A computed fold for a 93-nucleotide RNA from a Gemmatimonadota bacterium, annotated as c-di-GMP-I riboswitch aptamer. The coordinates come from a structure-prediction model, not an experiment, and the mean pLDDT is 89. Of the family's consensus pairs, 100% are formed in the model. Rfam family: c-di-GMP-I riboswitch aptamer. Gene Ontology term of the family: cyclic-di-GMP binding.
Parts: sequence; C1' cells; structure tokens
RNA sequence: CCGCGACAAGGGCAAACCCGGCGAAAGCCGGCGACGCAAAGCUACGAGGCUACCGCGCGUCUUGAGACGCGUCACGCCAGUCGGGCCGCCGAA
Repeated sequence: CCGCGACAAGGGCAAACCCGGCGAAAGCCGGCGACGCAAAGCUACGAGGCUACCGCGCGUCUUGAGACGCGUCACGCCAGUCGGGCCGCCGAA
C1' cells in the first nucleotide's frame, strides 16, 4: 500500500413515530429518538422505485364557465434499493 473485517480501540452515522418548517406531492431541513449501518461518507452515471403541480386524453356533474374523477407524463424525488465513480478511521485472523 492492497485485500479483508474481530466479542479489538477510539469513535461516527441515525430508521420509524412525534414536533416545527419548506414543497402540489414524492421528499427535504431542524429537533427528539434509535431500527439498524464497516462506508447508512459524498456523487443521480446505469438499473430500479416514488410523486404528478402544470400539460395532454377520457369521463361525470352542469344552461355554461367551471368543479370532480380516471389514465398518462419528470427536467422533480429516493444513494438506508442495487450497481458504478470519488474520498475515508482502526488494524486481529
């Protein structure tokens, strides 16, 4: 240095619920809290998943404007879904 990951050492991160905020939502930020994690550090490059404000199509109500419903749509979101890339503490077998 690389591989690897211990009943090692020092530690680190922080799920869900709840509270406050942003957002149409998915979700994100902060607080509490720990389900867990050897990369649960960073990164939307690939796969996969989530949401659909607006738009489009169809339908219903309706005098009509409009309202509602269904479907569709990512440039939005998820890295604690998997893979890839980058950085990284410690040091047993």